[in-house]
Molecule: Glycine riboswitch aptamer
Organism: Thermincola ferriacetica
RNA sequence: CUCUGGAGAGACUCGAUUUGGAGCGCCGAAGGGGCAAAAGCGGUUUUCGCUUAAAACUCUCAGGCAAAAGGACAGAG
Numbered sequence: 001c002u003c004u005g006g007a008g009a010g011a012c013u014c015g016a017u018u019u020g021g022a023g024c025g026c027c028g029a030a031g032g033g034g035c036a037a038a039a040g041c042g043g044u045u046u047u048c049g050c051u052u053a054a055a056a057c058u059c060u061c062a063g064g065c066a067a068a069a070g071g072a073c074a075g076a077g
Base pairs, nucleotide, nucleotide: 001077002076003075004074005073010024012023013022014021025065026064027063031061032059033058034057039051040050041049042048043047
């Protein structure tokens, strides 16, 4: 990269006889942010401070809430 599987949450309300917007309520599995242990360094040294540091946890910025699209992750090539 290709194929297959792939969840969650309002087909909400309002406006508009050309609208693409606004409002409220929600979801976490594109992406993004945050934190542990451990490790390292320094100091006034049995403790303090700093740096680095994961996720499916957490936040909801982004994205999403009929279908479509997308989709972490898994299997095969």